Large-subunit ribosomal RNA, half A from an Oscillospiraceae bacterium, 1604 nucleotides, folded computationally.
Context: one part of a larger RNA
RNA sequence: AGCGCAAGGGGAAUGCCUUGGCAUCAGGAGCCGAAGAAGGACGUGACAAGCUGCGAUAAGCCACGUGUAGGAGCAAAUAUCCGCUAAAGCGUGGAUUUCCGAAUGGGGCAACCCGGCUGGACAAUAUCCAGUCAACGUGCGUUGAAUCAAAUAGGCGUACGUGGGGAACCGCCUGAACUGAAACAUCUAAGUAGGGCGAGGAAAAGACAUCAACCGAGAUUCCGUAAGUAGUGGCGAGCGAACGCGGAGUAGGCCAAACCGGAGGAUUUAUUCUCCGGGGUUGCGGACGAUCACACGGCAUGCAAGUUUAGCUGAACGGUCUGGGAAGGCCGGCCACAGAUGGUGAGAGCCCAGUAAGCGAAAAGCGAAACAUGUCAGAUCGGAUCCAGAGUACUGCGGGACACGUGAAACCCCGUAGGAAACAGGGGGGACCACCCUCCAAGCCUAAAUACUACCUGAUGACCGAUAGAGGAGCAGUACCGUGAGGGAAAGGUGAAAAGGACCCCGGGAGGGGAGUGAAAUAGAACCUGAAACCUUGUGCUUACAAGCAGUCAAAGCGCGUUAAAGCGUGAUGGCGUACUUUUUGUAGAACGGUCCGGCGAGUUAUAGUAACGAGCGAGCUUAAGGCAUUCAGUGCCGAAGGCGAAGCGAGAGCGAGUCUGAACAGGGCGAGUGAAGUUCGUUGCCAUAGACCCGAAACCGGGUGACCUACCCAUGAGCAGGUUGAAGUGGGGGUGAAACCCCAUGGAGGACCGAACCGACCCCCGUUGCAAUGGUGGCGGAUGACUUGUGGGUAGCGGUGAAAUUCCAAUCGAACCCGGAGAUAGCUGGUUCUCCCCGAAAUAGCUUUAGGGCUAGCGUUAUGUUAGAUUACCGAAGGUAAAGCACUGAAUGGUUGAGGGGCUGAUAAAGUUACCAACGCCUAUCAAACUCUGAAUGUCGGAUAAUUGAUGCAUAGCAGUCAGACAGUGUGAGAUAAGUUUCAUUGUCAAAAGGGAAACAGCCCAGACCCACAGCUAAGGUCCCAAAUGUAUGCUAAGUGGAAAACGAUGUGGAAUUGCGAAAACAACCAGGAUGUUGGCUUAGAAGCAGCCACACAUUAAAAGAGUGCGUAAUAGCUCACUGGUCGAGUGAUUCUGCGCGGAAAAUGUAACGGGGCUAAGCAUACAACCGAAGCUUGGGAUUGCCGCAAGGCAGUGGUAGGGGAGCGUUCUGUACGGGGCGAAGUCGCAGCGGGAGCAGCGGUGGACUGUACAGAAGUGAGAAUGCCGGAAUGAGUAGCGAGAAUUAUGUGGGAAUCAUAAUGGCCGAAAAUCUAAGGUUUCUUGGGGAAGGUUCGUCCGCCCAAGGUAAGCCGGGAGCUAAGGCGAGGCCGAAAGGCGUAGUCGAUGCACAUACGGUAGAAAUUCCGUAGCCGCCGAAACUUAAACCAGAGGGACACUUUGAGAUAGCCGAACCCGGGCGUUGGUUGACCCGGGCGAAAGGGAGCGAAAUGAUAGUAGCGAAGUCGGCGAUGCUCAGAGGCGAGAAAAGCUCUGGCGUAUGCUAAGGCGCCCGUACCGCAAACCGACACAGGUAGAUGAGGAGAGAAUCCUAAGGCCAAC
Repeated sequence: AGCGCAAGGGGAAUGCCUUGGCAUCAGGAGCCGAAGAAGGACGUGACAAGCUGCGAUAAGCCACGUGUAGGAGCAAAUAUCCGCUAAAGCGUGGAUUUCCGAAUGGGGCAACCCGGCUGGACAAUAUCCAGUCAACGUGCGUUGAAUCAAAUAGGCGUACGUGGGGAACCGCCUGAACUGAAACAUCUAAGUAGGGCGAGGAAAAGACAUCAACCGAGAUUCCGUAAGUAGUGGCGAGCGAACGCGGAGUAGGCCAAACCGGAGGAUUUAUUCUCCGGGGUUGCGGACGAUCACACGGCAUGCAAGUUUAGCUGAACGGUCUGGGAAGGCCGGCCACAGAUGGUGAGAGCCCAGUAAGCGAAAAGCGAAACAUGUCAGAUCGGAUCCAGAGUACUGCGGGACACGUGAAACCCCGUAGGAAACAGGGGGGACCACCCUCCAAGCCUAAAUACUACCUGAUGACCGAUAGAGGAGCAGUACCGUGAGGGAAAGGUGAAAAGGACCCCGGGAGGGGAGUGAAAUAGAACCUGAAACCUUGUGCUUACAAGCAGUCAAAGCGCGUUAAAGCGUGAUGGCGUACUUUUUGUAGAACGGUCCGGCGAGUUAUAGUAACGAGCGAGCUUAAGGCAUUCAGUGCCGAAGGCGAAGCGAGAGCGAGUCUGAACAGGGCGAGUGAAGUUCGUUGCCAUAGACCCGAAACCGGGUGACCUACCCAUGAGCAGGUUGAAGUGGGGGUGAAACCCCAUGGAGGACCGAACCGACCCCCGUUGCAAUGGUGGCGGAUGACUUGUGGGUAGCGGUGAAAUUCCAAUCGAACCCGGAGAUAGCUGGUUCUCCCCGAAAUAGCUUUAGGGCUAGCGUUAUGUUAGAUUACCGAAGGUAAAGCACUGAAUGGUUGAGGGGCUGAUAAAGUUACCAACGCCUAUCAAACUCUGAAUGUCGGAUAAUUGAUGCAUAGCAGUCAGACAGUGUGAGAUAAGUUUCAUUGUCAAAAGGGAAACAGCCCAGACCCACAGCUAAGGUCCCAAAUGUAUGCUAAGUGGAAAACGAUGUGGAAUUGCGAAAACAACCAGGAUGUUGGCUUAGAAGCAGCCACACAUUAAAAGAGUGCGUAAUAGCUCACUGGUCGAGUGAUUCUGCGCGGAAAAUGUAACGGGGCUAAGCAUACAACCGAAGCUUGGGAUUGCCGCAAGGCAGUGGUAGGGGAGCGUUCUGUACGGGGCGAAGUCGCAGCGGGAGCAGCGGUGGACUGUACAGAAGUGAGAAUGCCGGAAUGAGUAGCGAGAAUUAUGUGGGAAUCAUAAUGGCCGAAAAUCUAAGGUUUCUUGGGGAAGGUUCGUCCGCCCAAGGUAAGCCGGGAGCUAAGGCGAGGCCGAAAGGCGUAGUCGAUGCACAUACGGUAGAAAUUCCGUAGCCGCCGAAACUUAAACCAGAGGGACACUUUGAGAUAGCCGAACCCGGGCGUUGGUUGACCCGGGCGAAAGGGAGCGAAAUGAUAGUAGCGAAGUCGGCGAUGCUCAGAGGCGAGAAAAGCUCUGGCGUAUGCUAAGGCGCCCGUACCGCAAACCGACACAGGUAGAUGAGGAGAGAAUCCUAAGGCCAAC
């Protein structure tokens, strides 16, 4: 270290539980608000942070009712109270009800600020209290312009109303897109989502100018049906009525007009207008004329029963056993109109609360059809006249809506332009016309049936049970995130009872050990149970030569002792063996996914259809809405409206057991032929519509939120050390006729120069899980300008902004962010959860904006039916491939004939000629996928018979999957007769197939795994060892060939054959010859055998010898060869075919081209015999499927992906039956049992209250994978890191000190790392205490935790003053609505105006307190005064930049002067010596001196010298000047004048002076950056030495030493 066992820790699963949710049913209720809502802020308790309640009368006050002995909420404790004189609690009514909010006196940054009037308190006009004061609309009253009157607008008063909020439902206005159409535009989505306005408890609609069809109905609304019908529709996707019928519920009324009457106005009259009362309300009516009548009924108000808001009564039990506890067991009783439910120490009818059944209201609400009161209210006849809704109906044009998309398009509505009739009239009946029928528009109201549920009450659940159910069971819309709109968690359980551990011990504490409580403490608050990952401890076995997907099979040894079983644990050693899932032709794959564990996590539901099965009825079957009855829940009955079926044919009219076609009585098609079966439910499969198996886009659209980042703009402020250059202009001089021009000064311009702050960001480096989501070091660019910056404001996404880069618009930009449409869509990827059994594919064809998708067919499966099918032999048939051939079509070789052509001769002819080209023909030798005079094998089709096979065929119906294939052999194409390439055909295997062989190796060879066996036989392939099994015989190979390879090469070697030479002596070797004409001729300088040319390749001598085979020379020469003789004595050459070998032969980590050892066979060939060898075959046993059989049994099967079919296991809940359980349920841990599997028991430990079996039923029903979600735990790893800078020592404190305090020494900053202050933060400030966590270490310390304290203003800042940009905005203008603009006004500082200084003081505050001295405003007597307020006018306020000068200061420096002190532990030092101070108007401060007391708080209280001179000198202050062009706020306060106007105005003493801020940090550890973060953050002061300087270096004051 591994495995096992045991005991712990950790963690929170599981089980059980439920206070909380979810859903449904029933009833109620259905608005609240200027009488101030909803919702909040702030308060309120003896002590009080939060929640709850309440409101200055503040966990409450009053009255009434109920109620009973206790009470002061959650919520303990202490203290103090209340209560039988009736508290508390509950209900009803009332009182109070701060501030904000419609918010309403004005304003405003909600919960704040500032007012007017009246009244009150008060001396008061200060201050306080109470009331009141918004706007708009309408009515009334009054007043009243422009314009004499009148009228109107307007003003004023008064009354009433409106405003805002609310879950869904409702009406109206406005109105998308994704999506679907497999693209998209009409269309769809959809009049949906969203926005807006408005109303109510419902809303809307509604009393026929409606339908219908020649019959009739009789307002509206809703349900069922008609019906997915008629229609509509790129006639696509889709959309989709009505009539009629069945039901729910029912309800009808009122005006306008004619006519009558009255009042008022206009008008010269005629007349007319307005208002009021009567009348009247319809499809044949009313007025009008005549006649008759007085009741039914409608509406409003009041009254009752009842009911809602508190309550009350309410039956019946004991003993015993176990136990901590009885409600359990046993025994014996009782009640029940009550055996619902919950609780009580465990299962309780009889213990408690309740339940059944009854009872009850002072007060408030609801509440009748009956009754009462009030009010309104008739009919008939006549048919002369009058009336009966006008910019209306209707028409043209443009639209919308109707199911209806412009269509033949009626009907309805809107816009626009025209524009009727008058009952003899008008509308409709789907263009239009006629006839007929029906109705009466252009006015209004109207309950119920219907929709919804924020809210209250009751009940229920085959709903959830803490990752579930609401986001939320707990103080959750909280913490937290975001500028904002908005987003949005986690987190339940001690016990029956706190009996929550007194006391002792260890420890600083935390924590622990005892004791005690309790049934239990391994129930101890991090608390029920307490799984797993993970971390420990102990122990049995094993492990130090061993190479390992970790298992499996075999197996010794050791240990143990039980669900006793073929025991369990371990495992030396050996054999075999590359996880799982997904996706794929194919994965160990180095292709994808998973760190591990636990929990959660995906084919559901509704409605249509279709098939199978089951059930009911059956020529019929069936109800829907609804109704009735009844119940705890359920259900039952009624209901035939309607649907399907019972009849078909035809395009249809139509006819009908027939019909259509047709001239037909023909023929034919489709039907009938009772021999017929349907229909309604249920379950399951599949399909359609819905998100439709789950997760996943990028996007589109709507409405909002953002300019605290950033871009630009507007308003108002601020900043820029220092140095340099020297434009114009000017002065002087020179110069000129005058100029120009030149010189010297002066001057101080400039998108000028150098360079800090400031702004930027060019380069290197570092950083890159950082210091930092853009930084740092060192250099770098601009730095008076198109500069930088603060504060306030403006511009908004179909947009803004842009010195322009697709730049920026909150770490997001080719179109921000948030929420919504929304579960958009995804032909794409991933994932998709228990078991067994039977069968089992495809990767092809056709079509496809199709090619990785789909549809149909093919191939699979299931059911039913039927009776065929396949192979071989035989017979018959078609065919045009292989081969072959050249007859055709073409290609193509040599020869021959040679038409014809070219050349030449000739004259340009005739004619001739030609080593020129050459057709046709013939001969010879050839080629072809698109040639065939020929032509197989195989395959294909048909057939009888025979054999084999044994359901393999076919049909119908349900359900699929498959359309990426791969390699190998054969035949082709493409390619290069390349590819592990590509395209076809055909066969096989893989795919979806394991086993044996090929070392290893999907596709090759053999062979198809139901299970078991330590049995046998074989296949491919093998038999020396690894490694099971071998020998013999005959040859071959010498190359490790075997155990990679070609052209080509070779006297390797074996075999077969042909042919030369050879005892007349071959071949080889050696000896000898190899001559002559002649140097052949030609050529040549030369050419003599041998540069070259020529040939008759000559001839002679010879045994033989070329006019020469090579070498050689300038040419000769020389050496050779052929050829001949001799020596020797037997074979020797050449060629062809063939077996096995050799060379050719170079690659990258290491032999590495037999699998290794090794082999001369253990290689190769041939032959024979034997053996090994698989999950094949056989044998024995077993399981299961199919068939046969009455059975016994027999026969045949059982690899499997996609997929089809069948049978089961388990989980949660429900019903019924039966059980178990404190003598111990579920859960959990373990064990060697059972089952074919999913799984199921039994026993023991833990646990401490529930739970099982059988049969049915219903599902949130099974997890390993989705870069899944949530939580926990590992690994990396005690690793990286600990975030700029200097510390050291001593003492103290303490349990403990590098880190805290103090002291000392040493350092650092010092235009800051000092001080003040704005923003922002919001208590961080101070004191005391603490140390768990936070602090990157430590900690006694802290910006941490706890407690207590701390911020004092007339004069500082803001308000009570003003205005800028800009905001809002009475009236007004515009706009579908929301809203936009804007006048008067009113807000709004970053600006204008405006009164304080010094000193002291505390632990924390000071221009605020105190001291002193001032100032501002107001009140205020006398005296004096005539102005104040308001309005108007004027002045003033009132302004930039650059530059120059002057003055006074701040500040600094010096001093021999003044004051205080000193005079040397080394030589000198009484000196122009040294050290410190020399302020303020005054008070005071001040170096210095310096007590007392005390347990303790000391340089403390107190005292207190001098106060002078000189220099430098600002960027700040005051005054003044100059220059150029970009020409440099407003208003008020203030002053003056005028108008108006009436009683004050100024002021001493004296008095008064409101609200808010004020602590602390503030270049930072407190702000913005997630952090105690090297970043960012406006303004003021800003000393000394050196220096131009605010650069830089060193210092002062002051601060700090950076948290390992």